Background
Small-subunit ribosomal RNA from a Candidatus Dojkabacteria bacterium, 1551 nucleotides, folded computationally.
RNA sequence: UUUGAGAGUUUGAUCCUGGCUCAGGAUGAACGUUGGCGGCGCGCCUUAGGCAUGCAAGUCGAGCGAGCAGCGAUGUUGGCACUUAGUGCUUCUUUUGCCCGAUGAUAUGGUAUGGAAGUCUUAUAUGCCAGCAUCAAAGCUAGCGGCGAACGGGUGAGUAACGAGUAGGUUAUCUGCCCUAAAGUUCGGAAUAGCCUCGAGAAAUCGGGGGUAAUGCCGGAGAUGUCGCAAGACCAAAGCAGUUUAUACUGCGCUUUAGGAGGAGCCUGCUUGCUAUCAGCUAGUUGGUGGGGUAAUGGCCUACCAAGGCUAAGACGGCUAGCCGGUCUGAGAGGAUGAUCGGCCACAUAGGGACUGAGACACGGCCCUAACACCUACGGGUGGCAGCAGCCAGGAAUAUUGGACAAUGGGGGAAACCCUGAUCCAGCGACGCCGCGUGGAGGAUGAAGGCCGAAAGGUUGUAAACUCCUUUUGCAUGGGAACAAUGCGAGGGUACCAUGCGAAUAAGCUACUGCUAACUUCGUGCCAGCAGCAGCGGUGAUACGGGGGUAGCAAACGUUAUCCGGAUUUACUGGGCGUAAAGAGAUGCGUAGGCGUUCUGUCCAAGUCAUUCGUUAAAUACUUCGGCUUAACCGAAGGGGUGCGUUUGAUACUGGCGGAAUCGAGGAAACCAGGGGAGAGUAGAAUUUACCGAGUACCGGUGAAAUGGGUUGAUACGGUAAGGAAUACCAAUGGCGAAGGCAACUCUCUGGGGUUCUCCUGACGCUAAGGCUCGAAAGCGUGGGGAUCAAAACGGAUUAGAUACCCGUGUAGUCCACGCCCUAAACGAUCCUUACUAGGCGUUCGGUACGUUAGAAUUGGACUUUGUUCCUUUUCCCCGCGUGCUGAGUGCGAUAGCUAACGCGUUAAGUAAGGCGCCUGGGGAGUACGGCCGCAAGGCUAAAACUCAAAGGAAUUGACGGGGACCCGCACAAGCGGUGGAGCGCCUGGUUUAAUUCGACAAUAAGCGAAGAACCUUACCAAGGCUUGACAUGUAGUAGAAUCCUCUGGAAACAGAGGAGUGCCCGCAAGGGAGCUACUACACAGCUGCUGCAUGGCUGUCGUCAGCUCGUGUCGUGAGAUGUUUGGUUAAGUCCAUCAACGAGCGCAACCCUCACCCAAUGUUACAUAACUUUGGGAACUGCCAUGUUUUACAUGGAGGAAGGUGGGGAUGACGUCUAGUCCGCAUGGCGCUUAUGCCUUGGGCUACACAGACGCUACAAUGGCCGGUACAAUGGGUUGCUAAGUCGCGAGACGGAGCUAAUCCCAAAAAACCGGUCCCAGUUCGGAUUGGAGGCUGCAACUCGCCUCCAUGAAGCCGGAAUCGCUAGUAAACGCGUUUCAGCAUUGCGCGUUGAAUACGUUCUCGGGUCUUGUACACACCGCCUGUCAAGUUAUGGGAGUCGGGAAUACCCGAACAGUCAUCGGUUUUGAUUGGAAGGUAGGCUCGACGACUGUAAUUAAGUCAUAACAAGGUAGCCGUAGGGGAAUCUGCGGCUGAAUCACCUCCUU
Repeated sequence: UUUGAGAGUUUGAUCCUGGCUCAGGAUGAACGUUGGCGGCGCGCCUUAGGCAUGCAAGUCGAGCGAGCAGCGAUGUUGGCACUUAGUGCUUCUUUUGCCCGAUGAUAUGGUAUGGAAGUCUUAUAUGCCAGCAUCAAAGCUAGCGGCGAACGGGUGAGUAACGAGUAGGUUAUCUGCCCUAAAGUUCGGAAUAGCCUCGAGAAAUCGGGGGUAAUGCCGGAGAUGUCGCAAGACCAAAGCAGUUUAUACUGCGCUUUAGGAGGAGCCUGCUUGCUAUCAGCUAGUUGGUGGGGUAAUGGCCUACCAAGGCUAAGACGGCUAGCCGGUCUGAGAGGAUGAUCGGCCACAUAGGGACUGAGACACGGCCCUAACACCUACGGGUGGCAGCAGCCAGGAAUAUUGGACAAUGGGGGAAACCCUGAUCCAGCGACGCCGCGUGGAGGAUGAAGGCCGAAAGGUUGUAAACUCCUUUUGCAUGGGAACAAUGCGAGGGUACCAUGCGAAUAAGCUACUGCUAACUUCGUGCCAGCAGCAGCGGUGAUACGGGGGUAGCAAACGUUAUCCGGAUUUACUGGGCGUAAAGAGAUGCGUAGGCGUUCUGUCCAAGUCAUUCGUUAAAUACUUCGGCUUAACCGAAGGGGUGCGUUUGAUACUGGCGGAAUCGAGGAAACCAGGGGAGAGUAGAAUUUACCGAGUACCGGUGAAAUGGGUUGAUACGGUAAGGAAUACCAAUGGCGAAGGCAACUCUCUGGGGUUCUCCUGACGCUAAGGCUCGAAAGCGUGGGGAUCAAAACGGAUUAGAUACCCGUGUAGUCCACGCCCUAAACGAUCCUUACUAGGCGUUCGGUACGUUAGAAUUGGACUUUGUUCCUUUUCCCCGCGUGCUGAGUGCGAUAGCUAACGCGUUAAGUAAGGCGCCUGGGGAGUACGGCCGCAAGGCUAAAACUCAAAGGAAUUGACGGGGACCCGCACAAGCGGUGGAGCGCCUGGUUUAAUUCGACAAUAAGCGAAGAACCUUACCAAGGCUUGACAUGUAGUAGAAUCCUCUGGAAACAGAGGAGUGCCCGCAAGGGAGCUACUACACAGCUGCUGCAUGGCUGUCGUCAGCUCGUGUCGUGAGAUGUUUGGUUAAGUCCAUCAACGAGCGCAACCCUCACCCAAUGUUACAUAACUUUGGGAACUGCCAUGUUUUACAUGGAGGAAGGUGGGGAUGACGUCUAGUCCGCAUGGCGCUUAUGCCUUGGGCUACACAGACGCUACAAUGGCCGGUACAAUGGGUUGCUAAGUCGCGAGACGGAGCUAAUCCCAAAAAACCGGUCCCAGUUCGGAUUGGAGGCUGCAACUCGCCUCCAUGAAGCCGGAAUCGCUAGUAAACGCGUUUCAGCAUUGCGCGUUGAAUACGUUCUCGGGUCUUGUACACACCGCCUGUCAAGUUAUGGGAGUCGGGAAUACCCGAACAGUCAUCGGUUUUGAUUGGAAGGUAGGCUCGACGACUGUAAUUAAGUCAUAACAAGGUAGCCGUAGGGGAAUCUGCGGCUGAAUCACCUCCUU
C1' cells in the first nucleotide's frame, strides 16, 4: 500500500484456438423528449477566417515654458442702495406644490415654500456695480521632459527542438524600479518643440522664417571608481517641494562604487511521437589560428590552414504534434489525454528588418514588401479584436455591444488621486457536479374508468375519492449582515431571520426475446418496420406499431461521438509457434550484439544494496481538522511523491584488473565405418537404330476399338555394329552428409564424423541481426549431345461435349560443359546449444571382458607303424559367431510429466538456462505501389481501402461413399405364369365445359376415399324461391288445441284462397294453466368455406426389419463411450462363452384365434353311422438316441407320433422417420360468410374426348372351340326377403304360390373334369368389339346415363420392342361358387372350395435392410456440399495519355526596408559605388494531393448462363513448386509431400 467478477456469438452436440459484441467509468460535448428551485464550477474543440461600434495604458503641473476657464481674499478709487430687522447661517420636520427618472401603483430623491428650534451682527456698518494692484488655493489642456507601455490579457499557427521536463554548470554574463553600505551632487554653454508668421495639400500631414524653458542636450574640473605590472590614461551628476529670517534642515530625486533580492541570457547529462516502402547525410560542413561582433561563450561572423563531423543504440528525410504539473481510466503495471487553474515556450494579417530601452527585434510602436478592406477632390492616404463585449461566415455546437474599481493586484504620482474589459460581480445556457422539493398519516364498498379474462373474477390499487396534519419551495409583509484595520459596497435590500397565506406552484424519460431488472392484448403478415451482438417479422410476433401492466433512473432520461476498462486480444507484471496464425530451405561459415566453467586477491567499486543532504513550485490526489444549514465547494495542517543529483559506507553476486586451474572447447597419437564431395577411366544387362541371315502374314494396342507399322517382307528368331542414358539382384524403420541430396567398378585429390588411451593449449566457448556461401525439380543463356521417356503439337477413341483421363506419333526438355535463376508439402509441417528426469526390446559402427569354431606354434607322453601320426599342456590369432558392460548413431512401444485433443515421451512436444527467428480474426493478399536482385520467367521486402461474424484445430454421434468385411430377404439366380402390343372395362393426367365438385402424386397416388353418381346421393353448374331459417335450446308477445282436407298459379319449391276440428287440468262462469302449432321480435342456428404447415383421433411406409433405450458403476476436461463390442449360434440384441461392467425396460419369442390328431360331453331337421356340429380338455418340449464342436448354445440324422424342430395360417407393428395422408368420416383452435360461402326446388353435370399413363377382363386357339351326355364341393345369404313344384315364352322372364324367421325350405345349376361326336390350322365353327332390329326387369322416371335376352352384324387381334410384375406347396397356375354395397346396376372388393405343378447350384452381380470398420470440407445430412469463367447491379482500389493545385529545396535574375564596407584633406549631413538581403521572377528536377477517356483486380448481391474442379478411392487420389496449353473451373510434363483410401507383402511391437 487495502486490492483483480464476467456474459452472448462458429457446432447436430463437444473441447480448444480466435475474433466480434455487451454490461462499468469518463467528457469543454451535441441531438431527441421533458423540465420546479438553489449553491459551486464551466462555456468557439470548427476558419491562426474576416471584422462595424465602444472600451481594454496611462500617469506625473512637487521637471519645463505657455495657454484656457473660473473663483476667492486683501488693499484702494469711484458710483448707487439700505436702516432694526434680515430672501442671513445651521439643524429638524408625517405642511403643501412642482420636478427628475421609473412604475401596475406607491415609496425614495431633488427643489421651492410653510412650520419649529438654535444662532449671528450693530453704522468708520452692510450690500451691489465698475476699475487698478497684490496674493493665495483649486482645476483643465496640447507640447518638451520623466517613468510605464517588454507587465497584465489572448491564442496554439509554427516547433520533434536544449522547445519542454528534470538535475547541474556559468572563473563565459547582464540586471530599471526595490533593499544595504560608502562617496558625491561643482562651474559653464548651445539648441529645440510648444508659440507667432508665411506657405503646400481634399485629407493625412508637411515645409520655410522668428523667438523661448527644463530633472531635455553638450563642455570643463574631478574620486573612494574603471583599465593597466607600472608610468599613466579614462569616466559622473539635476534638480524639485515643504518649513522658514536663513546660505540651514527635512523629504523626494540625480551621479559613482560595492553587495543583496528578484529577474533574464547562455551551456551541459538524461528523458520526451510515428515511419527503414526515408540508408547514407554534411561544405561554415568538423576542427585550428588571427580578427570582428556580443552583456557573455561559441563558425555567431570573417580570412587562412587541415579534412574532418554524424549514422543501424537509426544520421538525413517524411508525416503528426505546443511541452509539463496534471486529467480520465485501470487492482496495478500501463493506456489515452494536455479544456478550465498553474509553470515554461511560441505567435500577434503573411514575410523581412532594425530603432528606443535595464529589458523587445515589441498584440493595442516604427520602416519595407505582399494580400485584403476602407477613405479620396484620383494626386494620395488609412487599418490590423489569437484583449473585453459584439457582428458576419463556418459548424452538430459554445454566452451580454452589462455593473464596478467596493475588494485583490498592477502603472504613474510626494500625495490626494487618475487609469485598469486584469479582477470582482451580475446576465444567458440542466453543459457538469452537489443539495432540496413536487407532500405526510390514515383510508376497502377493494368505487368509477381502463386493461385482461377459463366470464368466476383478476389487475391498475391505499393508488384515488374522503378525513386529519405539515409548509421545504412559492407568494406577501417586516427586519437585515459579513466582505471595510479608517472613510469608501458594484454585487444588493443579496445571504440570512421573523410573521402571514395556502397542498396550494412543481414528473418525466427509457426499457420489458437472451445477454439484462421488467408480460400480456389488439393490429400487421419476410410487408411496414426493429436491431449493440445473437437475431425478430412469411396469419396465433412477450423482438414491428398501438393499449394496459411492469422494471429502471429521476429534473432529468435516452441516443450519437470519443477515451480507458473488461482485452492475459502486443502478454514487463502476463501469451504463444508438431496439426489452430507462427521455426527463415540449410542457421553451413561468421561480424556487431547478448550470454558465458572452477579457484584466488588485506585489489577496484561501474552495476547492486544501505545511508546523508538537496530537489521533486503552488494547485490537484491522500489523511486529519475546520468554514458555508448539509453536500458539492472552500480553508488549514500533515504525510507521501517509485525520479535526478549528492555524502558516507558494504562487497555476497554481476562486472573490471591481476594470478592460477581443467571438467567446456581445441590440438597431437592409435584405430574404425561410410551411395560424403570433385575429376579421370572401365564394365555388363536392357531399349532403340543400322546391316546380314532365316522366315511369312500379320504385328501392335485397348474395357472394346481405331489411328499406326507390315508383301519395298514387318512382328517373332539368330548374328554383327553404332550410339546415348541409367546402373537389376545385393537393398535393409541400413549407411553418409548442414540442408538440397548421394548407389555398377577402379584410380587420384579431398571434407566431415566416431571410438580408445595418454599428452599438450588453457575458456580459446554458445548463439548470431546485417553479411557470405550452398540450395531438388522446372526454367533461362552459349556450345555440345540426343538412345529412352516426354510438356507443346498432330491423329485415333470415349463422350451430350472432351481443348482431359486411354491409344499411336512426337518437339522443347531430359544428358554434358560453363554461366544464371533461388523457389518446393525445401516436412519430423518440430531453430541451435547445454544440463537433468524409470525401466524394456531391436538395429548400425566402435571399445572391452568372457566363451567358442578352425588354424599355427608349443610342453609332456604314446607306438608292431617314428609320422604331413595320435593324446595332452600352453601361447598366439585371420575371417567370424555368441553373451555381458560401455560410447556414438538410428528405430519401436511405454512410466512420470506435458498437451485442446490427437499424441510426445533420454532423438521430448517433460524440467530448466542462453541466444536468434516468427505470430496476433477470416477475406482483400503474399496482392498493389515503391525499392533491391534477375537476360527473362520472376524472386525478396510488403500495405491500405473495402467486406464478413465468423474462419480454424482436435475429437464425438450420425448420415453418406462409383471404401472394406460379414449377414439376411422371391433381392438376384433356377423355374412357372403374366404386364408392356389388340379390343373392351375402370382410374388418373391433360384438354374441353355453365359445371365437368373435392381430395390422393416415386416407392408409400391412379378397380384409391367411392361396400356400387339415372332422381336422391351431390359437395359442382343454370334457373326459380326462403331468411330465427331444413335442424337445436331459450326468452317475450300475439293468435290458434293438435291435426286433417280441398281449390288456384307454377317445372317444383313456393305463393295465395277456403273448409273441417276442438281435447287435458283448475274453475259455477268469466278466465287461467300445462303441452303443441303458427307468426313477430331477439339470443342464436347453419357452412363438404380456408388452414392436415395450429391440432386430436385414425392410417400408410421403412418393417414383423431386430432393433431402440434406461439405472447404477467405470472411462473421458467434454460431446460421449462402455453395457449393445468380440468368438460361436439363431428366424431373432435368440441363446452360449468371454469381457469394467452388473442389471432392467420397450421390441423378438411365448401367452390369444384358427386349421390338422385324440378324448369327453352336447346337439342334429327322413333314418343310421365309422358322419357332422358345438363346448371343454389332451397332445410337441430338441423331451429321447446318435454324431459334431473345448463344454455349451446349437446343428445334422434317427426313433416314436396325426403332427418335429417358430407344425400351417392369422391377429399382434418397439424408439422413431417421411413438417407423409386426412379440417370432405368424426372432433377441434383460429380466420372467413350471415336476405348468403346458409337452406329448398327443377333441370343439367360428376358418364365430355385429339391424346398420355396405371390397374384389370376377354382373347389370339387343337392341352382348343362347339354339340350331347355323366359326375364331384365349400363358404355363405334369405320375411319390404329367398322363392320351390307346375304352366307359358327360343330366351331374358312372366304367371303361380307350396315351403322357410332356416343343419328342416329356398337361392342352387357348381365349373373345369370325364365319355362320345364334330371342326383340321384358316383371321377359322378362333375372337368377340361395334352396329341394326326386337324384347324383358327394376324404378315417379332408364334421352343425356342402367342391367339382361333373342335375331342379325362379326372390328382389332396369330402370343406382343425396350423394359417390367407375382409366386417356394395344397403355393403358383387354372376352374367355378358365395357374399358385401344394392330398388336396379360388378371385368371391383371380401371370402369359399375343385384340379394342382416346376425350381432353388448358389450369393459374383441388381434392389432393400442389419452389424462392425474406415474416409469425409456432409448435419436440411450426397436430391449434401462446393469451384471458376461469362452476364447484371452496387462498392472500394491499382494502372492510366494527361490536366490542375500544394509543399520543401537547388541554380540563376531582380533586389525594398535595413546592416556593413569604400570614396570626396578632416568633421557633419547627404550622395555615389559595392556586399548581404524579404517578396517576386526564370529553369530543370523532387515530393504530396485532386480530377481523368479507357483498363486490371477484389468484395458483395434468395432463386441468370456454361460446366462439375474439390470434399468418399469424389468416380483420373489430392496437394506443393515450376513450365506449357485450354471458354471456365483446370489439364499435362518434371521433381517433391502424405495432410490418400484399399489390398498384399516386409519390418517392429504385444500375447
Description
The organism belongs to Candidatus Dojkabacteria, within Bacteria. Model confidence (mean pLDDT): 81 of 100. It matches the Rfam family "Bacterial small subunit ribosomal RNA".